FMN riboswitch aptamer (RFN element) from Brevibacillus borstelensis AK1, 151 nucleotides, folded computationally. The source organism's lineage runs through Bacteria, Bacilli, Caryophanales, Paenibacillaceae and Brevibacillus borstelensis.
RNA sequence: UCCAACCUUCAGGGUAGGGUGAAAUUCCCGACCGGCGGUGAUGACGAACGCACGUCCGAGCCCGCGACUCGCCCAUGAAAGAUAUUUCGUGAGCGACUGACUUGGUGAAAAUCCAAGGCCGACGGUAAAGUCCGGAUGGGAGAAGGUGGCU
Numbered sequence: 001u002c003c004a005a006c007c008u009u010c011a012g013g014g015u016a017g018g019g020u021g022a023a024a025u026u027c028c029c030g031a032c033c034g035g036c037g038g039u040g041a042u043g044a045c046g047a048a049c050g051c052a053c054g055u056c057c058g059a060g061c062c063c064g065c066g067a068c069u070c071g072c073c074c075a076u077g078a079a080a081g082a083u084a085u086u087u088c089g090u091g092a093g094c095g096a097c098u099g100a101c102u103u104g105g106u107g108a109a110a111a112u113c114c115a116a117g118g119c120c121g122a123c124g125g126u127a128a129a130g131u132c133c134g135g136a137u138g139g140g141a142g143a144a145g146g147u148g149g150c151u
Base pairs, nucleotide, nucleotide: 002149003148005147006146007145008144009143010142017029018028019027031131032130033121034120035065036064037063038062043056044055045054046053060119061118069096070095071094072093074091075090076089077088078087079086080085101117102116103115104114105113123134124133125132
């Protein structure tokens, strides 16, 4: 330096204040939040003006992914039953589903910068929930480190 392997750790934030009501962090006014990877004209830094190179910052609504939900299939556990089979649970894989942006400015170039206005956010519970409680001490995109091997 690289990667066919293994291990470890880490991996989500948020209703102030007020109104109505018997009851709402759920409705209304208003407040607040933004997972992971990519891209990100430029910029900053690296003794160094420029080039090259390296590092850093940099998108909720641009591209992709994860979580939720559903289906198929396999494995597995339990129960019922008549050997058939049925029902329920759990897990891997595959697939489906999967929200939301405009305007102005700068500029050679921006859906990413600056400004303004706007919009979005699984399921179950409950006075109707992105923010409360719950599945979840779960899962996970991925991030970091270590071991080992190769060069």

The same sequence occurs in records of 2 taxa. Model confidence (mean pLDDT): 76 of 100. It matches the Rfam family "FMN riboswitch aptamer (RFN element)". From the family's description: The RFN element is a highly conserved domain that is found frequently in the 5'-untranslated regions of prokaryotic mRNAs that encode for flavin mononucleotide (FMN) biosynthesis and transport proteins.